[in-house]
Molecule: transfer RNA
Organism: Berkelbacteria bacterium GW2011_GWE1_39_12
RNA sequence: GGGAGCUUAGUUAAAUGGUAUAAUGCUGGUCUCCAAAACCAGCGUCGUAGGUUCGAUUCCUACAGCUCCUG
Numbered sequence: 001g002g003g004a005g006c007u008u009a010g011u012u013a014a015a016u017g018g019u020a021u022a023a024u025g026c027u028g029g030u031c032u033c034c035a036a037a038a039c040c041a042g043c044g045u046c047g048u049a050g051g052u053u054c055g056a057u058u059c060c061u062a063c064a065g066c067u068c069c070u071g
Stems, first nucleotide, its partner, number of pairs: 001070007010024004018054001025043006047063005
């Protein structure tokens, strides 16, 4: 230089055009002599900027970061 993949909650991961989810974490509560465990409730997310569409995490383009292949 050329090519491919990935980017979603604090963390690890789902969701192939129609209400963004789970686990864990954090906060509060129940229980307990206390704590842990368990149970209940709550908190919080689509890398950035454009385009297509009635509607985009999803399709297209550019950029940024990370990984891999090749020279």